[in-house]
């Protein structure tokens, strides 16, 4: 260098173009002599970045950046 995929909360992952959630982690409360467990509850997101389409974009469309995988060439 060429193709594919992937990029959303610490972490694993979800979301038909129409309100961004889940589980675990954290924080508080019940409850234990206490601590885990269990149970209730709370907070955590400029959806990698920049533009473009749209009445609306995490979603589509460019271009940039980051990983992964594959293929090639030169050494």
């Nucleotide at each position: 260098g060429c193709u594919a995929g992937c990029g959303u909360a610490g972490c694993u992952c979800a979301a038909c173009g129409g309100c961004g959630g889940a589980g675990c982690a954290g924080c508080g409360g019940u409850u234990u002599u206490g601590u885990a467990a269990a149970c209730c509850g709370c907070a955590g997101g400029u959806u990698g970045u920049g533009g473009g389409u749209u009445c609306g974009a995490g979603u589509c469309c460019c271009a940039c950046c980051g990983c992964u995988a594959g293929c090639u060439c030169c050494a």